Molecule: transfer RNA
Organism: Paramicrosporidium saccamoebae
RNA sequence: ACUUAAGUAGCUCAACGGUAGAGCAAUAAAUUGAAAAUUUAAAGACUGAGGUUCAACUCCUCGCUUAAGGA
Repeated sequence: ACUUAAGUAGCUCAACGGUAGAGCAAUAAAUUGAAAAUUUAAAGACUGAGGUUCAACUCCUCGCUUAAGGA
């Protein structure tokens, strides 16, 4: 340098073009003499830039990072 795949919350993962979710973790409250467990609540993310579209995590193009493969 070439081909392919992946990139979403602190971590592991979802999400037919139509409100971006779950589990765990962390925070607050309830509970307890104090913890743990349990319950409840709130916070927290689409790799970047363009394009198509009424509407893009999703489709297209060009980059970035990572992994695999071939030479």